[in-house]
A computed fold for a 95-nucleotide RNA from a soil metagenome, annotated as SAM riboswitch aptamer (S box leader).

């Protein structure tokens, strides 16, 4: 600096936690959490090739990812039927 409402899981080992941290919710989890391994998949940031002005197409080598919007809120603003809704910031993740 860019993106973050899409997308994509089986098996083995193991055995109690997990959803980044704190707080509050909510949720997942012995019908097996997290972690590790194998295989598979998604996507297309980097990369390669092609058309090329912008831009686009193809591939999938390097990353990343494969519950829920970054699970939701915390701070600020707007609206409100006072239940909440919307926008933004901060923080975070990936490149």
């Nucleotide at each position: 600096c860019a993106u973050c409402g899409a997308g994509a899981g089986a098996g083995g080992c193991u055995g109690a936690g997990g959803g980044a941290a704190c707080c509050g919710g909510c949720c997942c989890u012995g019908u097996g959490a997290a972690g590790c391994c194998u295989c598979g998949g998604c996507a297309a940031c980097c990369u390669g090739c092609c058309c090329c002005a912008a831009g686009g197409g193809c591939a999938a080598g390097g990353u990343g990812c494969c519950a829920a919007g970054c699970c939701c809120g915390g701070c600020g603003g707007g609206c409100u039927u006072c239940g909440g809704c919307c926008c933004g910031a901060a923080g975070g993740a990936u490149g």
RNAcentral holds the sequence, with entries from MGnify. Its mean pLDDT, the model's own confidence on a scale to 100, is 87.